[in-house]
Molecule: small-subunit ribosomal RNA
Organism: uncultured bacterium
RNA sequence: GACGAACGCUGGCGGCGCGCCUAACACAUGCAAGUCGAACGGAGACACUCUGUUCACCGAGCGGUUGGAGGCGGCGGAUCAGUGAUGGACGUCGCGUCUUAAACUGUUGGGUGAAUAGAGUGCCUUAGUGGCGGACGGGUGAGUAACGCGUGAGCAACCUGCCUUGCAGUGGGGAAUAACACACCGAAAGGUGUGCUAAUACCGCAUGAUGUAUCGAGAUCGCAUGGUCUUGAUACCAAAGAUUUAUCGCUGUAUGAUGGGCUCGCGUCUGAUUAGAUAGUUGGUGAGGUAACGGCUCACCAAGUCGACGAUCAGUAGCCGGACUGAGAGGUUGAACGGCCACAUUGGGACUGAGACACGGCCCAGACUCCUACGGGAGGCAGCAGUGGGGGAUAUUGCACAAUGGGCGCAAGCCUGAUGCAGCGACGCCGCGUGAGGGAAGACGGUCUUCGGAUUGUAAACCUCUGUCAUCGGGGACGAUAAUGACGGUACCCGAUGAGGAAGCUCCGGCUAACUACGUGCCAGCAGCCGCGGUAAUACGUAGGGAGCAAGCGUUGUCCGGAAUUACUGGGUGUAAAGGGAGCGUAGGCGGGAAGGCAAGUUGAAUGUUUAAUCUAUGGGCUCAACCCAUAUCAGCGUUCAAAACUGCUUUUCUUGAGUGAAGUAGAGGUUGGCGGAAUUCCUAGGGUAGAGGUGAAAUGCGUAGAUAUUAGGAAAGACCACCAGUGGCGAAGGCGACUUACUGGACUGAAACUGGCGCUGAGGCUCGAAAGCGUGGGGAGCGAACAGGAUUAGAUACCCUGGUAGUCCACGCCGUAAACGAUGAAUACUAGGUGUGGGGGGACUGACCCCUUCCGUGCCGCAGCUAACACAAUAAGCAUUCCACCUGGGGAGUACGACCGCAAGGUUGAAACUCAAAGGAAUUGACGGGGGCCCGCACAAGCAGUGGAUUAUGUGGUUUAAUUCGAAGCAACGCGAAGAACCUUACCAGGUCUUGACAUCGUGCGCAUAGUAUAGAGAUAUAUGAAGCCCUUCGGGGCGCAUAGACAGGUGGUGCAUGGUUGUCGUCGUCAGCUGUCGUGAGAUGUUGGGUUAAGUCCCGCAACGAGCGCAACCCUUACGAUUAGUUGCCACAGUUGGGCACUCUAAUAGGACUGCCGUUGACAAAACGGAGGAAGGUGGGGAUGACGUCAAAUCAUCAUGCCCCUUAUGUCCUGGGCUACACACGUAAUACAAUGGCUGGUAACAAAGUGACGCAAAACGGCGACGUCAAGCAAAUCACAAAAGCCCGUCCCAGUUCGGAUUGUAGUCUGCAACUCGCCUACAUGAAGCUGGAAUUGCUAGUAAUCGCGAAUCAGAAUGUCGCGGUGAAUACGUUCCCGGGCCUUGUACACACCGCCCGUCACACCAUGGGAGUUGGAAGCACCCGAAGUCGGUGACCUAACCGUAAGGAAGGAGCCGCCGAAGGUGAAGCCAGUGACUGGGGUGAAGUCGUAACAAGGUAGCCGUAUCGGAAGG
Repeated sequence: GACGAACGCUGGCGGCGCGCCUAACACAUGCAAGUCGAACGGAGACACUCUGUUCACCGAGCGGUUGGAGGCGGCGGAUCAGUGAUGGACGUCGCGUCUUAAACUGUUGGGUGAAUAGAGUGCCUUAGUGGCGGACGGGUGAGUAACGCGUGAGCAACCUGCCUUGCAGUGGGGAAUAACACACCGAAAGGUGUGCUAAUACCGCAUGAUGUAUCGAGAUCGCAUGGUCUUGAUACCAAAGAUUUAUCGCUGUAUGAUGGGCUCGCGUCUGAUUAGAUAGUUGGUGAGGUAACGGCUCACCAAGUCGACGAUCAGUAGCCGGACUGAGAGGUUGAACGGCCACAUUGGGACUGAGACACGGCCCAGACUCCUACGGGAGGCAGCAGUGGGGGAUAUUGCACAAUGGGCGCAAGCCUGAUGCAGCGACGCCGCGUGAGGGAAGACGGUCUUCGGAUUGUAAACCUCUGUCAUCGGGGACGAUAAUGACGGUACCCGAUGAGGAAGCUCCGGCUAACUACGUGCCAGCAGCCGCGGUAAUACGUAGGGAGCAAGCGUUGUCCGGAAUUACUGGGUGUAAAGGGAGCGUAGGCGGGAAGGCAAGUUGAAUGUUUAAUCUAUGGGCUCAACCCAUAUCAGCGUUCAAAACUGCUUUUCUUGAGUGAAGUAGAGGUUGGCGGAAUUCCUAGGGUAGAGGUGAAAUGCGUAGAUAUUAGGAAAGACCACCAGUGGCGAAGGCGACUUACUGGACUGAAACUGGCGCUGAGGCUCGAAAGCGUGGGGAGCGAACAGGAUUAGAUACCCUGGUAGUCCACGCCGUAAACGAUGAAUACUAGGUGUGGGGGGACUGACCCCUUCCGUGCCGCAGCUAACACAAUAAGCAUUCCACCUGGGGAGUACGACCGCAAGGUUGAAACUCAAAGGAAUUGACGGGGGCCCGCACAAGCAGUGGAUUAUGUGGUUUAAUUCGAAGCAACGCGAAGAACCUUACCAGGUCUUGACAUCGUGCGCAUAGUAUAGAGAUAUAUGAAGCCCUUCGGGGCGCAUAGACAGGUGGUGCAUGGUUGUCGUCGUCAGCUGUCGUGAGAUGUUGGGUUAAGUCCCGCAACGAGCGCAACCCUUACGAUUAGUUGCCACAGUUGGGCACUCUAAUAGGACUGCCGUUGACAAAACGGAGGAAGGUGGGGAUGACGUCAAAUCAUCAUGCCCCUUAUGUCCUGGGCUACACACGUAAUACAAUGGCUGGUAACAAAGUGACGCAAAACGGCGACGUCAAGCAAAUCACAAAAGCCCGUCCCAGUUCGGAUUGUAGUCUGCAACUCGCCUACAUGAAGCUGGAAUUGCUAGUAAUCGCGAAUCAGAAUGUCGCGGUGAAUACGUUCCCGGGCCUUGUACACACCGCCCGUCACACCAUGGGAGUUGGAAGCACCCGAAGUCGGUGACCUAACCGUAAGGAAGGAGCCGCCGAAGGUGAAGCCAGUGACUGGGGUGAAGUCGUAACAAGGUAGCCGUAUCGGAAGG
């Protein structure tokens, strides 16, 4: 994009189309094929005529009487007309001569109607006989893979009713039969007998050719059989009448047209896991049969015919014009419309006929349905409607023959569910509408909000208009050229009414146009693919808004496209899927130079055909469009003509492709016989002694019965072939390696004698084909699957070791596979170079060498080119040609089934269900490696001191508890938050309170704001009392307090995985990133790599890079030196004071000093390193602060802030008491020790630094053994105070659980504080535990460091063994980078990317799914064999029956029934096969959140991996 569509939501109108895709399932009811009386005899109705009969009614004519009216003549004559003459309504009088209505009366005869009988005529209807039509029209697509269809030819092998045009004819007879009548049978359907009758029904006869058949004669044509024409003879064959007198029929023959039949070329789905099929089969002769050819059928003869260019078989299917899609080529499809075919309940059969083997005909058989009196009958919607059923799904039991067409008929006409119309259905296409213009207070409402607003939105309201559709009224067609209109009072036209009656659906994460809020919380759900959803969802649901299409919109299904993703146009095969293991060669495909011929392919021209419709173009008609009409247009196939370049065929020729002969050359080429050598093992002998062997280390096994090691020999055996040896050689591949004999294949070189395209490739086929394996027979030294033992290990069916059987070897025969690899098929030609090597030739040279050149092989590098990249690159993976093989997502699976091969193992061929959204290639960046290289770090090593053992302190886990609040969790939690829990803190628990609240802001009122006292209570709190009488003011008020209402407060409640901020860590490691340029298709690379050097990506050099950023370094602080300046509280010898001073110490401010600057050596003339000088200090002088891009969803919602959620008389607030301090235990971090480098006593006013001090530090003095107390100087501090220890000296202890060690406990006290019981520190006296240097393991430290010794501070009422600082004393060691840990750079491998705490394999267990096998069992389709054998054609047939003709007759001819025979459907039986369903059990496979066992693979994956084969094992596997 499309649809015969369906489903969901919605639905105003019209036009044109379309509408059982499923059950070719079953069908109630009605209709769908009749017509002709001008073929016929009847029958019936009606009408008419005639003749009778009966009944009823009528009353004509003539005569008479009564009687009115009409008519005719005269007079008058208007309020009349007229110029006038005159006309004139009307009135009146007379005549009764004329006509006559009506009534009454007399008389003769008739008429009308009805019924009935007969005859005739006309018209109508028609059961039957007869004719034509029911073979068309209409339906369906079951079957069919076929001359069925399409296309193009042919029939000299045919038929054709009605129709056209000719010619000729239509004479004269006959015998029946339906109808009908009667009788009979039957329930019915229907039938039988007898009798009568007609024809355009039937049958003879006559006539007869241009017909047919046979025999001739002549002419002519064709590719052949053969045809056509002329002509002669013989034989045979026709007819029907009707009528309105116009005609219509009938018969024969010929012709045309139409319709059919048959034959052929080409085309027409899938499967080879269907490879052979075929007996009337193939052909011939003869016969039969047909409209006609033909094995179409039969008899005989022959043995053919089809098939790899796919026969046969199986599956599927109506075919085409066309339709959809596509740029096209193609692909898919075959509804509607048109052509052909097939079918009509299933199967078979014929009859009739011009035509059928017949949808609405017949016969038979089967199934089904219906009727029945049970004897027997009837039926066939895949015609139109309609019903049931099936289904996701498809309409009215409508109107009309008016039109178009068909049948019959002379016609009128009849029939026509064909057809024309209407109804139903948004099923499709097309058109129209649901209003238009104005209208901002940008209304209300809704939604969102940063609360300002934004948006819905000119949208609405409101104003002014319009009338398409609609509704109502009126007119009213074309279709019909006279009449006839179902549609239809329809289309269309006119008028009126009034914005009134007419909008939904899907979507809004990306693809893909369109975003927000709320709800939900991996739930509910969405989803075409990717994927959304686990508390801030533009993805679910709802709302607002938006986007798209619109009377529709979405979904589902199917087809094409995109898909170059089956590649003809137009793909590939080194590594992604894919080159056969290799050769020889058949068919096939393709094929060298020159010349001639032909014209099959090819090209051109003309022509036939290519139905119509459709498509396309143009024009036209419905208001437009859809729709309809007209005109034009071509690829295919056929025919004819032409051309001859190319292909082909053919003839001639050539030598360059290919080959032959002769001459040389190299070689592990093959087969075969012989022979040699070192070594191993074995055997013998000697000599010799305790081990030897083996391994990471061992053990099993061997050895005192003499091994191993050693010497000699072999009388022994088998296998192998060191060095040479080489990306060297040979071979088609597999493969081939001592020497040698014989036989033998191929290659190369040069010369150019010969042949003259003999060539290339190669489906099938044949042959060769490593190792393992198999069979038979040998052989068996070494090695060595299996197996045994020993080790290793958690285990070890392995790796390692000791043994060891098949096998390895030979002969013959199988197997036929390998990662059979260059993962690269064969052949030919072309396309820069360079450099090796093997085998030849030529040139040059004195020359074996070297050099130049050439052919064949074999390597490397490299340009163009090619490639996804890697790579390839004259040995192509480049550029071309030819041929073969193979591929089309991964798994299932190279599996199953089948077939073939094999002794077996197994091989070859080779699926599907199901399942996944990937699998894979190459390259990139990382990360990782039990990969490599380089480098660094207290990382190891070298040392010192420790921890781990003891006791205590402290933190954590665990346990306990009413609560033991919470957080921190490897390094990077654990003396951490906590720089300090008795109350408070405090967040926890128990109990008791409060509810606008302990705290903040706002409204109103009051002004007694608040202190104190008493009582109750554990207290919060409650009650009572209550001195004094609040502050500021611009006089408005404000502050402050109390009371009250509601907004709100409050939360250490949750989420650190919603966050900010802060912090840790890698790591003070040296990196990290961008611009421009360049390279690459790209990810990316380069720079940043390399050579040096450094603490450093520090610097130098080089370089497709250049310059620069965050880091490094430096700038900052401190410390070490001196200088300058300044000096009080500091300093200036002394016991003190005053004064003075600033040299020194010191303090603190400034500048200086150090930069590899100088010298030497090394280095590359560099950077730099090493050594030295000078210097207080030397190579960043020491220390600190300083922490790049990032990682760890690292830590913290309990510092703080904060989104969302949660609580609101409680998860908030206040109070008392308790708890955080528990205690079997485990861990971390510390303190003190275990002692003599020590403890204790005394002495030495020994010597610091940095700090702190008013809620404070406190001297001195006094009291106390002491903690401390009393009193109190000084000091807001360079002034005063806190305030040193180790050390040094004297003495003592004498190696002990001690004069070590100090835990624990008792008693008595001190201090702080409302308060030391739970639960503080300190003191004195007494007590005197463990512990004698600490297992595995493990920590810190490289110099003023470790170790050791004290001092101070923060927090703090009190409470350090902790933390942060300060100084005193003051070492040892570093060979070095192999190893452990961490890190950096380069490189390598990778199946990792959540990145090795990765990935991942197989068994087992469980669940589900599809599938193979399976004793069987069930069903289906087709064929075969046999039995039975309906209807029926054909054939035969003594007896039987029979109108036409012949015959005087008998009888004959001819026909029929019956019977028989062949064939023959359904049915039955049988065997083998095929397809499908099902089946206890069984095999593997797939999927699954989690499970069990191992760890096979990916890194050297920890035994490199993989392929083929054999074998073994829970499993990967070995």